This is a predicted structure of a 1481-nucleotide RNA (small-subunit ribosomal RNA) from a metagenome. Rfam family: Bacterial small subunit ribosomal RNA. Gene Ontology terms of the family: structural constituent of ribosome and ribosome. The sequence is in RNAcentral, with records from SILVA.
RNA sequence: AGAGUUUGAUCCUGGCUCAGGACGAACGCUGGCGGCGUGCCUAACACAUGCAAGUCGAGCGGGGAUAUAGGAAGAGUAAUUUGACUAUAUUCUAGCGGCGGACGGGUGAGUAACGCGUGAGCAACCUGUCCUUGUCUGGGGGAUAAGAAGCCGAAAGGCUUUUUAAUACCGUAUGAGACCAUAGUAUUAUAUGGUGUAGGGGUUAAAGGAGUAAUUCGGACAGGGGUGGGCUUGCGUCUGAUUAGCUAGUUGGUGAGGUAAUGGCUCACCAAGGUAGCGAUCAGUAGUUGACCUGAGAGGGUGAUCGGCCACACUGGAACUGAGAUACGGUCCAGACUCCUACGGGAGGCAGCAGUGGGAAUAUUGGGCAAUGGGCGAAAGCCUGACCCAGCAACGCCGCGUGAAGGAAGAAGGCUUUCGGGUCGUAAACUUCUAUCCCAGGUGAAGAUAAUGAUGGUAGCCUGGAAGGAAGCCCCGGCUAACUACGUGCCAGCAGUUGCGGUAAUAUGUAGGGGGCAAGCGUUGUCCGGAAUGAUUGGGCGUAAAGGGCGCGUAGGCGGCCUUUUAAGUCCGAUGUGAAAGUUUGGUUUUAAGGUGGGAAUUGCAUUGGAAACUGGAAGGCUUGAGUGCAGGAGAGGUAAGUGGAAUUUUUGGUGUAGUGGUGAAAUGUGUAGAGAUUGGGAGGAAUAUUAGUGGUGAAGGUGACUUACUGGACUGUAAUUGACGCUGAGGCGCGAAAGUGUGGGGAGUAAAUAGGAUUAGAUAUCCUGGUAGUCCACACUGUAAACGAUGAGUGCUAGGUGUAGGAGGUAUUGAUUCCUUCUGUGCCGGAGUAAAUAUAAUAAGCACUCCGCCUGGGGAGUACGGCCGCAAGGUUGAAACUCAAAGGAAUUGACGGGGGCCCGCACAAGCAGCGGAGCAUGUUGUUUAAUUCGAAGCAAUGUGAAGAAUUUUACCAGGUCUUGACAUCCAGUAAAAGCAUCAGAGAUGAUGUGUGAGCUUGCUCAUACUGAGACAGGUGGUGCAUGGUUGUCGUCAGCUCGUGUUGUGAGAUGUUGGGUUAAGUCUCGCAACGAGCGCAACCCUUGUGAUUAGUUACUAACGUGUAAUGGUGAGGACUCUAAUAAGAUUGUUGGGGACAACUCGGAGGAAGGUGGGGACGACGUCAAAUCAUCAUGCCCCUUAUGACCUGGGCUACAAACGUGCUACAAUGGCCACUACAGAGAGUUGCGAACUCGCAAGAGCAAGCGAAUCUCACAAAAGUGGUCCCAGUUCGGAUUGUGGGCUGCAACCCGCCCACAUGAAGCCGGAGUUGCUAGUAAUCGCGGAUCAGUAUGCCGCGGUGAAUACGUUCCCGGGCCUUGUACACACCGCCCGUCACACCAUGGGAGUUGAUAGCGCCCGAAGUUGGUGAGGCAAUUAGUAAUGGAGUUAGCCGCCGAAGGUGAGAUCAAUGACUGGGGUGAAGUCGUAACAAGGUA
Repeated sequence: AGAGUUUGAUCCUGGCUCAGGACGAACGCUGGCGGCGUGCCUAACACAUGCAAGUCGAGCGGGGAUAUAGGAAGAGUAAUUUGACUAUAUUCUAGCGGCGGACGGGUGAGUAACGCGUGAGCAACCUGUCCUUGUCUGGGGGAUAAGAAGCCGAAAGGCUUUUUAAUACCGUAUGAGACCAUAGUAUUAUAUGGUGUAGGGGUUAAAGGAGUAAUUCGGACAGGGGUGGGCUUGCGUCUGAUUAGCUAGUUGGUGAGGUAAUGGCUCACCAAGGUAGCGAUCAGUAGUUGACCUGAGAGGGUGAUCGGCCACACUGGAACUGAGAUACGGUCCAGACUCCUACGGGAGGCAGCAGUGGGAAUAUUGGGCAAUGGGCGAAAGCCUGACCCAGCAACGCCGCGUGAAGGAAGAAGGCUUUCGGGUCGUAAACUUCUAUCCCAGGUGAAGAUAAUGAUGGUAGCCUGGAAGGAAGCCCCGGCUAACUACGUGCCAGCAGUUGCGGUAAUAUGUAGGGGGCAAGCGUUGUCCGGAAUGAUUGGGCGUAAAGGGCGCGUAGGCGGCCUUUUAAGUCCGAUGUGAAAGUUUGGUUUUAAGGUGGGAAUUGCAUUGGAAACUGGAAGGCUUGAGUGCAGGAGAGGUAAGUGGAAUUUUUGGUGUAGUGGUGAAAUGUGUAGAGAUUGGGAGGAAUAUUAGUGGUGAAGGUGACUUACUGGACUGUAAUUGACGCUGAGGCGCGAAAGUGUGGGGAGUAAAUAGGAUUAGAUAUCCUGGUAGUCCACACUGUAAACGAUGAGUGCUAGGUGUAGGAGGUAUUGAUUCCUUCUGUGCCGGAGUAAAUAUAAUAAGCACUCCGCCUGGGGAGUACGGCCGCAAGGUUGAAACUCAAAGGAAUUGACGGGGGCCCGCACAAGCAGCGGAGCAUGUUGUUUAAUUCGAAGCAAUGUGAAGAAUUUUACCAGGUCUUGACAUCCAGUAAAAGCAUCAGAGAUGAUGUGUGAGCUUGCUCAUACUGAGACAGGUGGUGCAUGGUUGUCGUCAGCUCGUGUUGUGAGAUGUUGGGUUAAGUCUCGCAACGAGCGCAACCCUUGUGAUUAGUUACUAACGUGUAAUGGUGAGGACUCUAAUAAGAUUGUUGGGGACAACUCGGAGGAAGGUGGGGACGACGUCAAAUCAUCAUGCCCCUUAUGACCUGGGCUACAAACGUGCUACAAUGGCCACUACAGAGAGUUGCGAACUCGCAAGAGCAAGCGAAUCUCACAAAAGUGGUCCCAGUUCGGAUUGUGGGCUGCAACCCGCCCACAUGAAGCCGGAGUUGCUAGUAAUCGCGGAUCAGUAUGCCGCGGUGAAUACGUUCCCGGGCCUUGUACACACCGCCCGUCACACCAUGGGAGUUGAUAGCGCCCGAAGUUGGUGAGGCAAUUAGUAAUGGAGUUAGCCGCCGAAGGUGAGAUCAAUGACUGGGGUGAAGUCGUAACAAGGUA
C1' cells in the first nucleotide's frame, strides 16, 4: 500500500465482499511448564447457610469468675468443714454513656441534568476528629436504664410498681471572647457592601478519668490553619421537526418565613412576564470522566479491570439522630414477594465476600490479619470477606520446552507413475551427546525494625537420574502462501465474495503431499481500519444519484476605495491550572510481560503584558459598484374596449342530377322527400395564412390580424445628481402550460368518454363515419409538467473566426452605401483548459470568490403512516421491514432492424423445359411386426451411408449350439494337421474310417491341429456434447489478419475508410500511414490454332501391287490422328471516354480478345453441423454373453403423407421398311466374333484379344419412303394370365429378361414451386463402376441443338459504408403486466390486551410543621406549704403528603376475522407494452 465482483471487451460512477488490529468474550478440535494480569457483559431477577462494624471497665452503677485476707451463721467431740458477707487484686461482661457506624466494600437501575468535564466565583456558607493560639473548667439539682417484684403474649416483644449511677440530663455563677440591637467613626474598592474600632445594653460555657505523685488523657468558649463538603456560574456534553410552540410559582418585584447559606426554596400581595428555528417543549437512548481500541492524522467506536465524580441499596414516601445521612448490613409508613405462626400476630431485604437457581457464558460456601490501610482504646489489644495470599479457568499478554550432532541400503511402508521412476526423506532405524521442563535427595530466602510470615518447606541453590512424559489446529480455484489420486455425478455436499458439483471436480468427501500459525488453531459476535462510501483535512450535481418551475423579499451569511481610532477576532510572550495511573525514556526482575525514577504531552481554559497588517466596531471622506435625472430609438411585454377579412359549419333561395363521402381496400354515414357540385343572401363561434427569420420580447409559464386607452421592463448616449444605498436568500409572499374542479354564459370547428363500421386469432387499439364533457368568455380554485439548456443566482478574469437583431461613434463618398470601432442580445465553428467519455469552450461544463438548493447502491417507493394544503381529483413533507450483487453513464467491436445508401448473384424480370395431377420405380415419415437392424433431419436428411439386402452381406428376430472362445500373442502337454469317405442332425456340430509334415547341428526348431491353466481375446454395446481423421454448409462469397508507426486513459481505431474501377481488398489516385501474410489472380489438367519431333496396332497424298470391294499389301512421314515439346493473348496496337491514372467502350489483325471455355484448387472462421456403424481412439459398460457359430425369417410389411426420378397423355407424333454419322470406355473367374438353332430372351460350337490390332458394338434422334387422321386411339403402357430363357446350392416370401394374351390411370395438371444465359437448356442414344444375377439411380461420353435478358422497383442470399439498439447463448435475442400456486415481511382493519408519562377529582399512611392541649410530667420560679405561673407532652384539629381509587384523553407495543398493494420463487396461463422507424416513434 491494496484486491475481487456489473461488460463480449473498455473507461467511469457506484454499492457489496476480503486481506489488518482489538476483545471482560462464547463455541469446536487439541492441550507440557512458569511469571504477571483478568474473570455474571444476561435477570437493579429471586436467594438457603456462614462471615463482611465494632470498640472503650482509664465515663457509670451493677453482675459473674478467679486469687488473697477477713469472716457472720451453721455442722462436727475435735481436728476441721460449709461458708453468707466484707475488703483488695486480676479478669469477663448485658445495660447506661462516649466515639465509630455518613469511611471502607458493591452496583449502574435512574439521570440529557450544573449530573459530569473544564475554568471562575461565594462581599451568600458549614466543617467532628487533626494542628496552632488565647481564656476557662466555680457551685448545685432532679431523673432514668440495668436490677427487683408482678402481669400479658405461641413468638417477637411489651406493660405496671419500685430502687440506683455517670464524662447521661438540667438551672445557676464567671465572660477572655462570640453573637444581637443601637447610634457613631476610620479604612477599603470586585460598593445589593466588606474590614477595623470606642461607649454603654442584651444573650451565651464546661466533666471528669487514671496515677502515691509528678504528670497525663479528657471537658468548655473563642481566633487562625488544614481537610472535607454546600451553593452559584461561563463553555462543552447523544438521536428524532413524521415532536413547533411551551410555561401559572410560571417570569419578575415588595414583604415575610425557612436554611449552614443565596434563591419562588415556601407563603401573601402586585405586575404580565419568561422561553423557543443558534431547536424550547415532547419522545427515545444513556451514568460521566481520566482513559481504552482503531486510525498517518483529523476523526470514529467504547466507557470491563485501575483512578476521580455522581446516583442507588426489594419498590415508593418520610423524617429522626448527628460535625456529616434524608443513612446498603439504622428507624417509621405504604406496596409487592418470601418465611414463621398457637391464625391473634410477627420476621426479612447478598447491586458486601463466598455460595444456589437462571444463562451460550464468567471462579472457592479457601487461608491470614504477617504486610498496607481503617474503627475504637491511654495502652495491651479487639474488629476488619478492605487488604495480603492461595485455589479454579489457555480468558489475555509474556517467556521456555517437546531434544542436538552424525547417519543412504536413499530400508520397510504409504501415496503416485508415462512402470523407467518420483515422493514422504536425514525423515526413521542406528551411533554419540545434552538436561530447560520432569523425578529423587539435600539446603533454603527477601518481603520485618528487637519480636510477630497466612504465603511456604514456596522461589532460589546443590547433587544424582533419565530422550524417557510433553503437538496440535486451520488451509491448499482466484482474492491468498500451498496439488495430486480415488469416491461421488446439479446427488451428497461446499461457500467471506466471485462461485464450484449434470462421469476425467487442484472448489464436495477421503488419502498422500504441501502451506500457515503454534500450546494453541479455527469459527461466530462486536468495534475501528481499508471507505476520499457524509469528503474540515478530503467528494459531488448537462447525460451516472443530485439545480428549487420562476420571481420579490425577512432573518442570516458575504461585501468597493482612502484616512484616523479601537483591540472583539487574529498573532507573540509570561503566569496559573490541566490529579495520579496511562504514554515516552533511563536503570531494574538472567530476557519479556510486570514493577520503578525522570521527561514530554495533556492540542484546553483562565489571568496578564504587547503588536495592529487583515476581519470586526467607531468616526470622517471618495466615486468606479448600485440607484436617480436628461436625450433617443426597438419590441407577438401586460391589461381593457372596439373593428376587420379569409376559411369551416349551418340556414334560406336559384341552377342541376345520381351519386357522394371515406380507405391500403372497404363499410358504417349521406342522397331521387334532390345530396355532393355551383351560385346569391343571412347567422354564429373560434382562430388570425402570407410577412416569419436557430428574428423580437418577458423572471419563468408564455406571447403573433388591426385600432385606441392605460401600463411594466430592457437597451444606447450623456455624466447633472445620491454616495456602498450592494449580492445571495432558510422560513414567508406572489406568479405559474396543459388537464381538472365550482358558478354563470357560449358552443363553429375539433374532440377524451361513447356508438357504429372495418382490421384481426382476438382488437375494449391503430384506420373510418358520427359524437358528449372539454377546448372559448367571466369570476373563483388547483399548483403540477421531459415547468429542459435535463446546466441555481451574482461578480471579475482567460486566443480567435463568422452570421444575425437593436443602438451609438468615426472614415470614405455627390449620393445609395461601403469600411472601421464600440455597447447590449441571440446563433454557429474552434484553441488552451476542463471532463469517464460524449462534449463544453467569453451565453463555460475553464480559472476564482460569495450565498442558496440538492445527492450518497438498485428495488420496495415518491409508496405507507402522521402533519399541513385542497370542494374533490390530488398536492407537499416523506420512512421502514424485506430483497438483490448489482442497478447505472459514456464509448468500442460485433450481431440484428418490418433503418438508409452503393453493389453482386438464374435472386427477380424476359424466356425455355419441368415438378405439384396419372401409373410405376426409389427413398423417408407414420403405422404394423417376433424382427421390420442402425445412422442421416430446413436450406446443407429423404435414387443419402448403400459403386447394387434371394443365402452370404446382416449389424435385427425366432430357435438350436460354444465358452481362452470365430480372430492375435505367450506357457505346458499330446498329436502331424489339412484333405477324402460314411453315418446322425435343419445345420452348426458330433461319431467312425482313411490319411499321414519340413529343416537339419539327431533332439531340438519351424509351420499346423487338439487338450489344459490363466494372462487375455471379442463387442456394428454407450458417449460425435471427451476426441483424431474425414466431410457438408455459408461460398469460389471477397474477404480474414499481422509487424512497425501514429492515435485514443482504454476496449480499440488507423492501415482495410474516401474518389474512380474490377469477376475480385483487381488495379489506380488521394490519405498517418508504410509494409507483409492467408485468400483473389497466376502457376496445374483439359479443350480450341498452327509448328517441331516421333510414326504402330492409327493414317494413306504420291509411287508400286492386289481385290467384287476394303490401307488389303510394298512403302511413305505429306494429311487425319496419336503423344511429347515448345509457341500463341500481354489491353500488345488504334480511336473515343476518363484525371495525361487505373480502367472502360468501339475497331483492326488473329484459331482464339480482354479471366477464351471447362475442371482441380475452398482464406480466418460459423453451425458443441455430420460421422464412435469406414478407420483410429479416451472413459464407461458386457464377459457360459451386449462375444462366437448355424438354420429359417426380416431389412421387400401397407389405411395414409412427403421427397427424388422414369414413362406418358401424342401428329414437331406412333408404327413399318430402307439408310447415314460419334465419343468415351471396359474386357482372362473376362469380352466373346463368325457359323448353326430359336419369333425372342437365349443356346450350341468356338476364332480372336491381357487389347489405337480382337470383342462388347447395330449408336439413337436425324434422313428417305409408307401408314395411321385426333379417338382414351395403331396414343399410353400399368396390371394380370400362360409359356419360356438366364444367373445362382437355392428365384415361395423376394431377381432380371423374352414371347403371346390382357390393355388400368392418364387428353398437359390447384395453391405453390424447381433448373437453366450457349455448344447452355431441351432432346437422342452410348459406355463404366458396383456386380453370379439384378439400374428408371449414380458417374461419364458424344449426336442434334434453341429462346430470352428492357432492367435492378420488388422476393431470396451475399459484400461494403452508415445509422439505431435496453441484443452479446447475439432477434429462434431481450423483455412487460394481469391471472393461478407457495412462502416472506408490511399497510388498513370492527376491535381486544398491555405498557408509559402527564392532567382533573376522591381517599389520605408515616412524618415535618401550625393550632389546641380540661389529660400526663422530676429539674425552673413565687411561696413554709397547699397551690399558682412558666415550660414540656399524650391526644385532637388543620396545610402538605406516598401508595391506592376514579374519569377523559395522549403515546408506544402486541394481537385481530377480513382486506390492500409489495418482494421472492420450477420450464404454469393470457397476450406482446418496451428495446430496431420494435412494426401506431